[in-house]
Context: one part of a larger RNA
RNA sequence: GGAUGAAUGCUGGCGGCAUGCUUAACACAUGCAAGCCGGACAGGAAGUGGUGUUUCCAGUGGCGGACGGGUGAGUAACGCAUAAGAACCUGCCCUUAGGAGGGGAACAACAGCUGGAAACGGCUGCUAAUACCCCGUAGGCUGAGGAGAAAAAGGAGGAAUCCGCCCGAGGAGGGGCUCGCAUCUGAUUAGCUAGUUGGUGAGGUAAUAGCUUACAAAAGCGAUGAGUAGCUGGUCCGAGAGGAUGAUCAGCCACACUGGGACUGAGACACCGCCCAGACUCCUACAGGGAGGCAGCAGUGGGGAAUUUUCCACAAUGGGCAUAAGCCUAACGGAGCAAUGUCGCGUGGAGGUAAAAGGCCCACGGGUCAUAAACUUCUUUUCCCGAAGAAGAAGCAAUGACGGUUUCCGGGGAAUAAGCAUCGGCUAACUCCGUGCCAGCAGCCGCGGUAAUACAGAGGAUGCAAGCAUUAUCU
Numbered sequence: 001g002g003a004u005g006a007a008u009g010c011u012g013g014c015g016g017c018a019u020g021c022u023u024a025a026c027a028c029a030u031g032c033a034a035g036c037c038g039g040a041c042a043g044g045a046a047g048u049g050g051u052g053u054u055u056c057c058a059g060u061g062g063c064g065g066a067c068g069g070g071u072g073a074g075u076a077a078c079g080c081a082u083a084a085g086a087a088c089c090u091g092c093c094c095u096u097a098g099g100a101g102g103g104g105a106a107c108a109a110c111a112g113c114u115g116g117a118a119a120c121g122g123c124u125g126c127u128a129a130u131a132c133c134c135c136g137u138a139g140g141c142u143g144a145g146g147a148g149a150a151a152a153a154g155g156a157g158g159a160a161u162c163c164g165c166c167c168g169a170g171g172a173g174g175g176g177c178u179c180g181c182a183u184c185u186g187a188u189u190a191g192c193u194a195g196u197u198g199g200u201g202a203g204g205u206a207a208u209a210g211c212u213u214a215c216a217a218a219a220g221c222g223a224u225g226a227g228u229a230g231c232u233g234g235u236c237c238g239a240g241a242g243g244a245u246g247a248u249c250a251g252c253c254a255c256a257c258u259g260g261g262a263c264u265g266a267g268a269c270a271c272c273g274c275c276c277a278g279a280c281u282c283c284u285a286c287a288g289g290g291a292g293g294c295a296g297c298a299g300u301g302g303g304g305a306a307u308u309u310u311c312c313a314c315a316a317u318g319g320g321c322a323u324a325a326g327c328c329u330a331a332c333g334g335a336g337c338a339a340u341g342u343c344g345c346g347u348g349g350a351g352g353u354a355a356a357a358g359g360c361c362c363a364c365g366g367g368u369c370a371u372a373a374a375c376u377u378c379u380u381u382u383c384c385c386g387a388a389g390a391a392g393a394a395g396c397a398a399u400g401a402c403g404g405u406u407u408c409c410g411g412g413g414a415a416u417a418a419g420c421a422u423c424g425g426c427u428a429a430c431u432c433c434g435u436g437c438c439a440g441c442a443g444c445c446g447c448g449g450u451a452a453u454a455c456a457g458a459g460g461a462u463g464c465a466a467g468c469a470u471u472a473u474c475u
Stems, first nucleotide, its partner, number of pairs: 001475004006471005013345006019338002021303001026301003030298003035063003040060002043057004070255003079183001082180001084178002088175003093171004098166002101135004110125006141148002154163003184227002191221003196218002199215005230252004234245004257278005280292004309335001311334002317331001318329004348378004358369004383412004388407001392402001419464005424445003430459003434455001440447002
């Protein structure tokens, strides 16, 4: 010199685009953040004088809650990066070959009785289905072979047909696994490991495998242990080599109060699912009782030098469900706050000497602030008022949170808008007064003890400018 997710002091006009708990993975009041389907199903309710049509719904059932969003605690590891590989799985989606025959038993809801303070239950009875079960069938599966086991569901419509269901084959996208190389510090850590190393049998997995187990063998590694740390694309500095770093954005990983566990499912050992234990908070009728988990979005307390609104809308993009209309979406799109950064604009332009008044200096002649002001004239970026008024909307129409915003037209009036640091040398910029080794300054050298360009004030000057300076860190 450059840089920053910065902070602090003084100051502060506008706009565009970004960014905003780096600390306590500390504790959280309140609200919202994942629902949808009546075109799977019985039933109930509303409505209507009645039928029909319609609307809504707790429950069974289906799909989705494994995505999206957050955080970086742990992890020195096939975790990540890069390059390969074989023994695998894959809901929805695409292409393609076939198929859906016959029968049955229940359980919620509901009704009755009943326990409990509540949370939540218990018993008896009834019932439907795309829920469940049995039989039959199978160009696929298992098996060397004989042979063996295993499917299905309907719904809408007047119909055509459409949406679904079952068993295969291929694909796409996604995921699991293995491996070469690479990945911080220190030897004042030198030996470490018993399922440890390989084998056989058995088990297990979607799949390979000491993954697990029994048996016999004795082997394997250059570590092990400690500290620190999510990794990368990137970012900053640098001519490069290289050094530092890993906020925002993107990819991967890990975590969800702490520890453990499985269930369901195509997929989880599951942030707003379940079970157990622990700490903490809360409720209660105090018992062998119950409820909870913001590292989602806002917001609160605390910590800290320090980091925002308990906002609007699903209009766009995307996601879930649904035949669809549509519903949900703190993702996202926007607005609000903050000079936090960056870029742009402005705070007026031209003329104006009696070089006004005034300040400061003076050798008392004058010099300087200084064309600066006043004054004359012009303009209106900004600012204020009024009128018009978008694009973003795709797909005939309708549909815009932002927002009466961007923009544009007219009117008004120089009107609303400059500071901060420095001036001994490094380093651009000097005098006076005060002080008198005092008060103080200081990045280094150093300055101050009576003429201080170095302290303090004033005038003047220099640098940058809606910022300036300091502090911290990297280079």
RNAcentral holds the full RNA, with entries from SILVA. This is a predicted structure of a 475-nucleotide part of an RNA (small-subunit ribosomal RNA, 5' domain) from Tanacetum vulgare. NCBI's taxonomy places the organism under Eukaryota, Magnoliopsida, asterids, Asteraceae, Tanacetum. Model confidence (mean pLDDT): 86 of 100. Rfam family: Bacterial small subunit ribosomal RNA. Gene Ontology terms of the family: ribosome and structural constituent of ribosome.